A computed fold for a 90-nucleotide RNA from a Gemmatimonadota bacterium, annotated as c-di-GMP-I-GGC riboswitch aptamer. The sequence was found by an Rfam model in a public genome assembly. Taxonomically the source falls in Gemmatimonadota (Bacteria, Pseudomonadati).

[in-house]
């Protein structure tokens, strides 16, 4: 260091669940433990996911439906940025 041991101290926590929060995605907490060397943080670039509000169909109008659309959402989808424990071989 861009490297990562059956190594040592320690972290985190998929699915499923239970409580609460939100329309929804999802997010907080308890249980769980699939996995993980950045699975710590950051939505800046890609993508994914929702569609409450707004548009738009169609109808005389409304409701409902439907189709867009993120200002909502994913860091454990791919990237960048910012930081960071350990310590072998190399």
């Nucleotide at each position: 260091c861009a490297c990562g041991a059956u190594a040592a101290a320690g972290g985190u926590a998929a699915a499923c669940u239970c409580c609460g929060g939100g329309a929804a995605a999802c997010c907080g907490g308890g249980g769980g433990g699939c996995a993980c060397a950045a699975a710590g943080c950051u939505g800046c670039g890609g993508g994914u996911c929702u569609a409450a509000g707004g548009a738009c169909a169609g109808a005389g109008g409304u409701c409902a439906u439907g189709u867009c659309u993120a200002u909502g959402a994913c860091a454990g989808c791919c990237g960048g940025g910012c930081u960071g424990c350990c310590g072998a071989a190399g």